[in-house]
Context: one part of a larger RNA
Molecule: small-subunit ribosomal RNA, central domain
Organism: metagenome
RNA sequence: UUGGGCGUAAAGGGUGCGUAGGCGGCAAAACAAGUCAGAUGUGAAAUCCCCAGGCUUAACUUGGGGCGUGCAUUUGAAACUGUUUUGCUUGAGUAAAGAAGAGGUAAGUGGAAUUCCUAGUGUAGCGGUGGAAUGCGUAGAUAUUAGGAGGAACACCAGUGGCGAAGGCGACUUACUGGUCUUUUACUGACGCUGAGGCACGAAAGCGUGGGGAGCAAACAGGAUUAGAUACCCUGGUAGUCCACGCUGUAAACGAUGGAUACUAGGUGUGGGGGACAUACAACCUCUGUGCCGGAGCAAACGCAUUAAGUAUCCCGCCUGGGGAGUACGGUCGCAAGGCUGAAACUC
Numbered sequence: 001u002u003g004g005g006c007g008u009a010a011a012g013g014g015u016g017c018g019u020a021g022g023c024g025g026c027a028a029a030a031c032a033a034g035u036c037a038g039a040u041g042u043g044a045a046a047u048c049c050c051c052a053g054g055c056u057u058a059a060c061u062u063g064g065g066g067c068g069u070g071c072a073u074u075u076g077a078a079a080c081u082g083u084u085u086u087g088c089u090u091g092a093g094u095a096a097a098g099a100a101g102a103g104g105u106a107a108g109u110g111g112a113a114u115u116c117c118u119a120g121u122g123u124a125g126c127g128g129u130g131g132a133a134u135g136c137g138u139a140g141a142u143a144u145u146a147g148g149a150g151g152a153a154c155a156c157c158a159g160u161g162g163c164g165a166a167g168g169c170g171a172c173u174u175a176c177u178g179g180u181c182u183u184u185u186a187c188u189g190a191c192g193c194u195g196a197g198g199c200a201c202g203a204a205a206g207c208g209u210g211g212g213g214a215g216c217a218a219a220c221a222g223g224a225u226u227a228g229a230u231a232c233c234c235u236g237g238u239a240g241u242c243c244a245c246g247c248u249g250u251a252a253a254c255g256a257u258g259g260a261u262a263c264u265a266g267g268u269g270u271g272g273g274g275g276a277c278a279u280a281c282a283a284c285c286u287c288u289g290u291g292c293c294g295g296a297g298c299a300a301a302c303g304c305a306u307u308a309a310g311u312a313u314c315c316c317g318c319c320u321g322g323g324g325a326g327u328a329c330g331g332u333c334g335c336a337a338g339g340c341u342g343a344a345a346c347u348c
Stems, first nucleotide, its partner, number of pairs: 004319003007302002012316001014201004021194003025088007033081002035077008048066007091191001092188003095184005103177007110154001115149007125136002162169002206247006215241002220236004258315006266293010297304002321348003330341004
C1' cells in the first nucleotide's frame, strides 16, 4: 500500500466554529474537460506468445503474424461526472405568532447552619473513640439566651426532570445576552454536509500578581493502633479551596460509542409544543427531547436495537502483538510544573 477494523479485544480527536480540500437536491438547455466509440501516426531491434521453415532432433536460428495494455492528432456520442446559463422547492436559512428551561455574564438581596467576638444564666466537666489518649476547661469551658462580625455553600422543591457544543449549570430579584422547540407556510432559492491546518472554549489540581479566609483540608505536628505504621482512627493545622486579572490545556474530558443525511416492527413512562372532539379531565393524532423493554437485523459473546452497535452514502480522526514507552532524542508551546509531536536498540 491492499484488505480489515475502532462500545468492552489495538483504535473516535475533550468540545465547537471554520479555511483549503473532499462530497452534494429536482428540472431544462448548451459545451465536451473527465468518460465511451472509430480512424490515422507513433509505440526501434532483440526478448515474449502463435504459425511455418533451416541445421539428423533439441537448444539455437530465419520468416510471418500477434503483443507493445501507452502517447499524440482527428472524427463522433452526450447517459453519468464536470463547466456555464435558466428555472424549481422538498434540503438549508429568514420572517411572523407563541412556548419551556439550574444556558451565559454582571449587579444587588435573603434565610438556615458552622466558626469567632461581646454580654447574661450556670458549674465541672467537655470533646473524641472499637476502647483511649493528645486537645479544650475553675483565668469559668461544654450547654443555653441575646447582640454582633465574617466567609463559603444554597436544605425542602428535586425528578434515568430541564438547559448547554463539550467542560458544565441548582436560593431570590433585576439588567444585558446565546441557543432550542412548535405553528403559519409568507420570503430567499441549494445558500448544503464534513472539515487537514487554524482559531476559540475547556472539570479538578497547579502557577503568577493582588485581595479574602468561616468551614473543610494535601504538607506538617501530636495522640492512638501495630512487630513496625512515614497509613487507615483521633486532636490540631498551612498551602489550597473563595474573588479579580493572567497562565496552564490535561481527566475513566465516558454513552469508554466522531459528525451529517435517508430508510428499517412495536410496547410503555416522562419533559416542551401544536391539532381536533370538547365545559373540563381522560383518550386520540402529530412534531421535538429524554428513559426503559423488545422484534427483524447485527454481534466473538455481553449486548445494541428509529437516541442502532441495523441497512446505505459522504467527510474527518485513529489502529496494526506485549514490554521497552507515551520513555529517549529533536522540534515546539509554557514562568514553572509540564503539554503536544514521538522513536530505536534489546526482550518475550